RNAcentral holds the full RNA, with entries from Greengenes. Small-subunit ribosomal RNA, central domain from an uncultured bacterium, 350 nucleotides, folded computationally. Its mean pLDDT, the model's own confidence on a scale to 100, is 89. Its Rfam family is "Bacterial small subunit ribosomal RNA".
[in-house]
Context: one part of a larger RNA
RNA sequence: CUGGGCGUAAAGCGUGCGCAGACGGCUGAGCAAGUUGGACGUGAAAGCCUGGGGCUCAACCCCAGAAUUGCGUUCAAUACUACUCGGCUCGAGUAUGGGAGAGGAAAGUGGAAUUCCUGGUGUAGAGGUGAAAUUCGUAGAUAUCAGGAGGAACACCAGCGGCGAAGGCGGCUUUCUGGCCCAUUACUGACGUUCAGGCACGAAAGCGUGGGGAGCAAACAGGAUUAGAUACCCUGGUAGUCCACGCUGUAAACGAUGCAUACUAGCUGUCGGGGGUAUAAACUCCCUCGGUAGCGCAGCUAACGCGUUAAGUAUGCCGCCUGGGGAGUACGGCCGCAAGGUUGAAACUC
Numbered sequence: 001c002u003g004g005g006c007g008u009a010a011a012g013c014g015u016g017c018g019c020a021g022a023c024g025g026c027u028g029a030g031c032a033a034g035u036u037g038g039a040c041g042u043g044a045a046a047g048c049c050u051g052g053g054g055c056u057c058a059a060c061c062c063c064a065g066a067a068u069u070g071c072g073u074u075c076a077a078u079a080c081u082a083c084u085c086g087g088c089u090c091g092a093g094u095a096u097g098g099g100a101g102a103g104g105a106a107a108g109u110g111g112a113a114u115u116c117c118u119g120g121u122g123u124a125g126a127g128g129u130g131a132a133a134u135u136c137g138u139a140g141a142u143a144u145c146a147g148g149a150g151g152a153a154c155a156c157c158a159g160c161g162g163c164g165a166a167g168g169c170g171g172c173u174u175u176c177u178g179g180c181c182c183a184u185u186a187c188u189g190a191c192g193u194u195c196a197g198g199c200a201c202g203a204a205a206g207c208g209u210g211g212g213g214a215g216c217a218a219a220c221a222g223g224a225u226u227a228g229a230u231a232c233c234c235u236g237g238u239a240g241u242c243c244a245c246g247c248u249g250u251a252a253a254c255g256a257u258g259c260a261u262a263c264u265a266g267c268u269g270u271c272g273g274g275g276g277u278a279u280a281a282a283c284u285c286c287c288u289c290g291g292u293a294g295c296g297c298a299g300c301u302a303a304c305g306c307g308u309u310a311a312g313u314a315u316g317c318c319g320c321c322u323g324g325g326g327a328g329u330a331c332g333g334c335c336g337c338a339a340g341g342u343u344g345a346a347a348c349u350c
Stems, first nucleotide, its partner, number of pairs: 003322004007304002012318001014201004021194003025088006033081002035077008049065006091191001092188004096183004103177007110154001115149007125136002162169002206247006215241002220236004258317006266295011299306002323350003332343004
């Protein structure tokens, strides 16, 4: 390479949007590029292969044929693909009427708690631990009551519940705003799927400038523990955690499972909608669409397990893997303020 693979063995890009490309529903007509068949030309000779012949045989040599899977020209076929013209509605989308939601952004606002400040009551301890000590306290602490300041996070509701492409999202109110689901008919008429590059989003930590700083807390200091203790425990405590704007672009960014479509037993829970039955109403029961969970047949799997939310059966497109170490390193490129990221080897070795 041909292949074979990618939940856990190496392997799904963190996620989306999307140009090129690849692939693409039903149906009529045309065309004949792909496709198929015939003919003609060409495809040097030698060699290979088949048959025959010549050296006593063989190697070797000679003759004939076949082959030369290709290319060109031409004639023909028209199922499929492409192309052109036309039609359709089930894919896709739009409209109308409803619905649920921690989806996003901004502004405002509420109570509990911690800390601090002021004042009152009050007196000798408090705090902390396995036990202690560092620490705080007669300059009045801890406790308790009243008032005030400030920052951060939102108990109960709360659920294997919801929403979002992912990261993620949780007090309340308002404004702006994205997506989704259901039902009904009407409309457009394949407008679709995927996506190398590209663009955008992207936890925490980190970086830049300015603010903020209650609690927590890397670093750091002290007290303990210990043989030691650059730790675990304790007392403190700065970056940071918070806000605005701008970078960074990583993660066990996980369902360790790319996206889309179709098909293939069921049972149970739950969330959102619709229809029916029943009813005074709510339940109940039945059907159905969309989500989210638990089990499970067939099938799949090395096993574990997966199992209509597939890891089953298939198709399309993308990404990725190819023994371990060296190494996600070196070098170079690109990106970044830096930290570093991304792309990504080899020698050598087992």